A computed fold for a 349-nucleotide part of an RNA from an uncultured bacterium, annotated as small-subunit ribosomal RNA, central domain. RNAcentral holds the full RNA, with entries from ENA, Greengenes and SILVA.
Context: one part of a larger RNA
């Protein structure tokens, strides 16, 4: 290269924003690169094809043709792609008017419950298992009232509910803020969409300073179990985890399903809006956006998706190419360190 793939076989980049790029809406006018249609020129002879000839035939030779798909000029077309130039409003966006939400990031507040102190009552067990021991208690524990400290998380309400691009977010108050949605149609006039590098965000561990520590807990100790028991289970317990500023760059970072648009039977539920008709808190209809199950027709090895598609299309992009060695070894880059990221090969099967 060609051609096929990517929800579970190998394979969707963890996600935004966005540079190049690659693609791009409706009319209409010019242009004439791309595109197309004619003419000339030139494509060398051998060869190669095709028809005829000449060594008896063929190999070989020789004449004649067509062909050389291409380049160059040049005369024209003007559908489509380009390009310029003025127009449009059905993609986009702005503008007024509204309601929803655990969307961010600060600062204050709040209550219930663990633990630790102090004092009061009280007296021998407690606390734990499958059974038990470590353990805690006559220096008064467990237990119960009282009052204080403290740090974390935020029961009920909660819900295949909601809101973010993801990762994520849930007591309550205020400030400052991001986005989506409805509703109008006043405004700009393709300003889109995808996006190689690139940049930013990015769960839990984990790093580095300096705080903080109630509870739980890697490691660590004892008790048990067990042939063993560096587990499982119990009694202790230090990092951590929590706050600030900074690194890190990972995940089964998942819907194991990239983005963006269009078009394709229905059915039932739920969030947030709008409109209608009924007097009517309501109850039907309808109509936009989000989010759930079912389900045709298609699609699919099957399973199973099925207007939120894995269907029919079209456009960028990332990805794949047997198993294993191996996400490994070398380089090179970033990082403090762990370690990421890129990333083979011999060899086997």
């Nucleotide at each position: 290269c060609u051609g096929g793939g990517c929800g579970u076989a190998a394979a969707g980049g963890g996600a935004g924003c966005g540079u190049a790029g690659g693609c791009g809406g409706c009319a209409g006018g010019g242009c004439a690169a791309g595109u197309c249609a004619g003419a000339u020129g030139u494509g060398a002879a051998a060869g190669a094809c095709c028809g005829g000839g000449g060594c008896u035939c063929a190999a070989c030779u020789u004449c004649g043709g067509g062909g050389u798909u291409g380049c160059a000029u040049u005369u024209g077309a003007a559908a489509c792609u380009g390009u310029c130039c003025g127009g449009c409003u059905a993609g986009a966006g702005u503008g007024u008017c509204g309601g929803a939400g655990a969307g961010g990031u600060a600062a204050g507040c709040g209550g219930a419950a663990u633990u630790c102190c102090u004092a009061g009552u009280g007296u021998a067990g407690u606390g734990g298992u499958g059974a038990a021991a470590u353990g805690c208690g006559u220096a008064g524990a467990u237990a119960u009232u009282a009052g204080g400290a403290g740090g974390a998380a935020c029961a009920u309400c909660g819900g295949u509910g909601g809101c973010g691009a993801a990762g994520g977010c849930g007591g309550c108050u205020u400030a400052c803020u991001g986005g989506a949605c409805g509703a109008u149609a006043a405004c700009u006039g393709a300003c889109g969409c995808u996006g190689a590098g690139g940049c930013u965000c990015g769960a839990a561990a984990g790093c580095g300073u300096g705080g903080g520590g109630a509870g739980c807990a890697a490691a660590c100790a004892g008790g048990a179990u067990u042939a063993g028991a560096u587990a499982c289970c119990c009694u202790g317990g230090u990092a951590g985890u929590c706050c600030a500023c900074g690194c890190g760059g990972u995940a089964a970072a998942c819907g194991a399903u990239g983005a963006a648009u269009a078009c394709u039977a229905g059915g039932u539920g739920u969030g947030g809006g709008g409109c209608a008709g009924c007097a009517a808190a309501g109850c039907u209809g309808u109509u936009c956006c989000g989010u759930g199950c079912c389900g045709c027709a298609g699609c699919a090895a099957a399973c199973g998706c099925a207007g939120u598609a894995a269907g029919u299309a079209u456009u960028c992009c990332g990805c794949c190419u047997g198993g294993g060695g191996a996400g490994u070894a070398c380089g090179u880059u970033c990082g403090c360190a762990a370690g990421a990221a890129u990333g083979a090969a011999a060899c086997u099967c």
Its mean pLDDT, the model's own confidence on a scale to 100, is 87.